[in-house]
SAM riboswitch aptamer (S box leader) from a Dehalococcoidia bacterium, 141 nucleotides, folded computationally. Its Rfam family is "SAM riboswitch aptamer (S box leader)". Gene Ontology term of the family: regulation of gene expression. It was read from a public genome assembly, where an Rfam model found it. The model forms 91% of the base pairs in the Rfam consensus.
RNA sequence: CCCUUAUUCAGACAGGUGGAGGGAACGGCCCUGUGAAGCCUGGCAACCUGUCCCGCCCACCCCGUGGGAUGAGGUGCUAAAUCCGGCGUCCCCGUUAUGCAACGCGAUGCGCGCAUAACCAGGCGGGACGAAAGAUGAGGG
Repeated sequence: CCCUUAUUCAGACAGGUGGAGGGAACGGCCCUGUGAAGCCUGGCAACCUGUCCCGCCCACCCCGUGGGAUGAGGUGCUAAAUCCGGCGUCCCCGUUAUGCAACGCGAUGCGCGCAUAACCAGGCGGGACGAAAGAUGAGGG
């Protein structure tokens, strides 16, 4: 670097060091001197190994296999769903501005609601599922 396979809306968000970037790439949108990346410690998780328990297999044990516990070892992770989007299928919706009694909402207000006005057939619109790409583990080349 390539292939196979599983997972990808849970969890951890702290302290030290460091001193300007970071969130894969692109387009967005964010995080960041109230301290980025990296490193150390801590933390989370349970993919692999180990240890222990239960079931299946087996006459029995071993092996194998399904599940559970543990977290000692190997990785991984530790803002936002993999931060969101792109490609496909399906479903839904006029847009903007102003105002606000009821309605809804993480609420001096806001809109998903109502009213009025203008413009108009919409547009980087909204939603569900899938794919792609990426990431991580395990196995293989």